RNAcentral holds the full RNA, with entries from ENA and SILVA.
A computed fold for a 569-nucleotide part of an RNA from Candidatus Woesebacteria bacterium RIFCSPHIGHO2_01_FULL_39_32, annotated as large-subunit ribosomal RNA, domain I.
Lineage of the source: Bacteria > Bacteria candidate phyla > Candidatus Woeseibacteriota.
Rfam family: Bacterial large subunit ribosomal RNA. Its family is annotated with structural constituent of ribosome and ribosome in the Gene Ontology.
Its mean pLDDT, the model's own confidence on a scale to 100, is 80.
Context: one part of a larger RNA
RNA sequence: CGCAGACAGUGGAUGCCUUGGCGCAUGUUGCCGAAGAAGGACGUGCAUGGCUACGAUAAUCGUCGGGGAGGAGCCACGAUCCAGUGAUCCGACGGUGUCCGAAUGGGGAAACCCAACCGAGUUCAUAUUCGGUUCUUCUACGGCCAAGUAUCCCGACUUGUCGGGAUUAAUAAUCGUAGAAAGGGUACCACCCAAACUGAAACAUCUCAGUAGGGUGAGGAAGAGAAAACAAAGUGAUUCCGUAAGUAGCGGAGAGCGAAAUCGGAAUAGCCCAAACCGCUCCGAUCCUUCGGGAUUGGAACGGGGUUGUAGGACUCCAAUGUGGGACCCACACCUUUUAGUAGAAUGAUCUGGAAUGGUCAAUCAUAGAGAGUGAAAAUCUCGUACACAAAAAAAGGUGGGGCUCUAGGAGUAUCCUGAGUACCACGGUCGAUAUCUCCGUGGGAACCUGGGGGAUCCAUCCUCCAAGGCUAAAUACAACAUGCGACCGAUAGUGAACCAGUACCGUGAGGGAAAGGCGAAAAGAAGGGCGGGACGCCCAGUGAAAUAGAACCUGAAACUGUUUGCGG
Numbered sequence: 001c002g003c004a005g006a007c008a009g010u011g012g013a014u015g016c017c018u019u020g021g022c023g024c025a026u027g028u029u030g031c032c033g034a035a036g037a038a039g040g041a042c043g044u045g046c047a048u049g050g051c052u053a054c055g056a057u058a059a060u061c062g063u064c065g066g067g068g069a070g071g072a073g074c075c076a077c078g079a080u081c082c083a084g085u086g087a088u089c090c091g092a093c094g095g096u097g098u099c100c101g102a103a104u105g106g107g108g109a110a111a112c113c114c115a116a117c118c119g120a121g122u123u124c125a126u127a128u129u130c131g132g133u134u135c136u137u138c139u140a141c142g143g144c145c146a147a148g149u150a151u152c153c154c155g156a157c158u159u160g161u162c163g164g165g166a167u168u169a170a171u172a173a174u175c176g177u178a179g180a181a182a183g184g185g186u187a188c189c190a191c192c193c194a195a196a197c198u199g200a201a202a203c204a205u206c207u208c209a210g211u212a213g214g215g216u217g218a219g220g221a222a223g224a225g226a227a228a229a230c231a232a233a234g235u236g237a238u239u240c241c242g243u244a245a246g247u248a249g250c251g252g253a254g255a256g257c258g259a260a261a262u263c264g265g266a267a268u269a270g271c272c273c274a275a276a277c278c279g280c281u282c283c284g285a286u287c288c289u290u291c292g293g294g295a296u297u298g299g300a301a302c303g304g305g306g307u308u309g310u311a312g313g314a315c316u317c318c319a320a321u322g323u324g325g326g327a328c329c330c331a332c333a334c335c336u337u338u339u340a341g342u343a344g345a346a347u348g349a350u351c352u353g354g355a356a357u358g359g360u361c362a363a364u365c366a367u368a369g370a371g372a373g374u375g376a377a378a379a380u381c382u383c384g385u386a387c388a389c390a391a392a393a394a395a396a397g398g399u400g401g402g403g404c405u406c407u408a409g410g411a412g413u414a415u416c417c418u419g420a421g422u423a424c425c426a427c428g429g430u431c432g433a434u435a436u437c438u439c440c441g442u443g444g445g446a447a448c449c450u451g452g453g454g455g456a457u458c459c460a461u462c463c464u465c466c467a468a469g470g471c472u473a474a475a476u477a478c479a480a481c482a483u484g485c486g487a488c489c490g491a492u493a494g495u496g497a498a499c500c501a502g503u504a505c506c507g508u509g510a511g512g513g514a515a516a517g518g519c520g521a522a523a524a525g526a527a528g529g530g531c532g533g534g535a536c537g538c539c540c541a542g543u544g545a546a547a548u549a550g551a552a553c554c555u556g557a558a559a560c561u562g563u564u565u566g567c568g569g
Base pairs, nucleotide, nucleotide: 001568002567003566004565005564006563007562008561009560015554016518017517020489021488022486023485024484025483026482027481028480029479030478031184032183039100040099041098042055043054044053046078049075050074051073061094062093063092064091065090066089070082071081072080105114106113107112115134116133117132118131119130120129121128136181137180138179139178140177141176142175143174150167151166152165153164154163155162156161157160188219189217190216191215192214193213199206203252229235230234239266240265241264242263249257250256270471271470272469273419277304278303279302281300282299283298284297285296286295287294288293309449311418312417313416314415315412316411317410318409324406325405326404328403329402330401332400333399334398335397336396337395338394339393341389342388347362348361349360350359351358363380364379365369371383372382373381424444425443426442427441428440429439451466452465453464454463455462505512506511525553528540529539530538531537
């Protein structure tokens, strides 16, 4: 030195565990903000570094409920206090709430600096302190006012201009009062802008994809929505799920892309304007006038009326006074739910052991043998569980009542109305599974119910619907929270984060982004002693069931290191 064995060290795998995650289901909630948000800075304790809570009333204040013996949050002790005159704690409603931040009196390198006016305190008076107001834009109402304009007057001459003066009405600016907006929000939603890698085994149409990303805006949902629709039997707003169907189709007919009707379900809800016509007020025009006004007609505002395609309505005539509804309101009543809670059955002995929930023997309860904890494995030890109850206050929903509001028939058909740079056409785009549909640009450009659109180029017949105005709950999407569950993970896993993690650290910045769990049932966390200059450490002693459980702490693999033994060189 090699091989093999034993015993140690190092190291932290493995096993076991779980405070943390992940997913699903059900339910609830769903916008916050100038009445100052979201998010922060700085403070507040007896002592106070961090976390948490709170805000100069500062680990808190008040009221009303619950609850009933301890408490003054955690790391984390100590001191000093509070509490049956009911504390701490839990719930509801309030109070206070520094400074920054849309940040809004002005400024600013966020959490700072400097003001003005009004009021209050203090002062002889200043200074100083406190409270309030003071940004911008828009809307409504009110005030005030310039140049210029208009009318009139004067003067000058170039006879239509200049200069001066007066009057009236308004406007911009400006001032006051009141209201609104602003900023934030993981995901979900609508609209706008909009890639490339990639695939096509290269690549250009195509694909990836209207995706990622960016912007604007809204809400608890958004959007869509009561047929100028589908269809070819007929259906009868929209949305969502399943199906139709990887079908019909599209496609360098390649790669690939890819419907709809129907049918089965979820949920259901329908309405209001514009116009014709009528009334009233105001402003004009024409005519008449007994000067009071009247008639016709045009315009504007308001009110009634009216809202559809088997056409409907206006208009003329007849009939009816009642039925049903509402998405609107309420100092109303009742009910339900939520936000604290109450109550809740039944076991002993013995053995082993450090400890009984284990073994043995003998019992009990069960609308409770879900689960968790307790010194090993507990229906009967603790918390709970089943069943059954509970609210002063607040919130949500429902029902009833009241208010408000909406709602209908028949006949006639002469006249009037029924959304115009619209429909439609050409060309070019967009969108769309495809497309002729939709939408956009340019240029043309109707009809008026004897009307018009569509039915996949187009034409005919037939069928179907009524555009060019608007509103609309639910079923749907997503997130947070609560509860429950899991042939989900178990510390290199599961969230990046089980631990003071979006931390430490890196980067000018946008941004990137860790590692790190386990003594023991209980700290009983090793009094005291020895070695030593002292510290670490070791040895006694002591605790403990165990200290090879000693804080570098459960188990303690391998690589690696050492001691020792055997064999070999």